[in-house]
């Protein structure tokens, strides 16, 4: 230089080739157990968080298309 993949919530990962985004951990609040008392821990529960960035196609876009960032694998 030049191909391919990948980016969604703090973290891990889902979302039949377009119909409006979910869980699981972990954190927060509440309540209850435990202990002299508290913390930590451990049970139940509840709301809240996220499509890397800009454009373009479409009645609509995590999902197609360009471009640009950032890794990871190739090749020269």
């Nucleotide at each position: 230089g030049g191909a391919u993949c990948u980016u969604u919530a703090g973290c891990u990962c889902a979302a039949a080739a377009g119909g409006u985004a979910g869980a699981g951990c972990a954190a927060u609040u509440g309540a209850g157990a435990a202990u002299g008392c508290a913390a930590a821990u451990c049970u139940c529960a509840a709301g809240a968080g996220a499509u890397g960035g800009u454009g373009g196609u479409u009645c609509a876009a995590a999902c197609c298309c360009a471009u640009c960032a950032a890794g990871a694998u190739c090749c020269u």
Predicted 3D model of a 76-nucleotide RNA (transfer RNA) from Thalictrum thalictroides. It matches the Rfam family "tRNA". RNAcentral holds the sequence, with entries from ENA. The organism belongs to Thalictrum, within Eukaryota.